The RNA shown here (FMN riboswitch aptamer (RFN element)) has 125 nucleotides and comes from Sediminivirga luteola. The coordinates come from a structure-prediction model, not an experiment, and the mean pLDDT is 83. Lineage of the source: Bacteria > Bacillati > Actinomycetota > Actinomycetes > Sediminivirga.

[in-house]
RNA sequence: CACAUGUUCCGGGGACGGUGAGAUUCCGUGCCGGCGGUAUAGUCCGCGACCCGUCUGCAGCGCAGGCGGUGGACUCGGUGAGAUUCCGAGACCGACAGUGAAAGCCUGGAUGGGAGGAACAUGGC
Numbered sequence: 001c002a003c004a005u006g007u008u009c010c011g012g013g014g015a016c017g018g019u020g021a022g023a024u025u026c027c028g029u030g031c032c033g034g035c036g037g038u039a040u041a042g043u044c045c046g047c048g049a050c051c052c053g054u055c056u057g058c059a060g061c062g063c064a065g066g067c068g069g070u071g072g073a074c075u076c077g078g079u080g081a082g083a084u085u086c087c088g089a090g091a092c093c094g095a096c097a098g099u100g101a102a103a104g105c106c107u108g109g110a111u112g113g114g115a116g117g118a119a120c121a122u123g124g125c
Base pairs, nucleotide, nucleotide: 001124003123004122005121006120007119008118009117010116015029016028017027018026030105031104032094033093034047035046036045037044042092043091051069052068053067054066055065056064057063058062074090075089076088077087078086096108097107098106
């Protein structure tokens, strides 16, 4: 040096009020934003998770893994070599199930999983 192997750890955030028989779901006003890339990104490119299909394994009707599919949202101006990433302004998006009335911010799968990140050790250069 980060090349290989191994071990360990880390790895998702957010509400109050009003109306009403009943709503943190409606109305009003707020708040939140995983990972890698790139001039600093919820909205660009890609990935993960959720969901669907299929195959394989385990050995028990479920779990794990591989492959495929699906997978929301931004413009203008400014600075600059470079920015849909910074600054200014105005916008937009947010899985599934449940719940007393319709949910990004209540409950749940989840003390889960994971894109990845860090440290240490051994070997290598």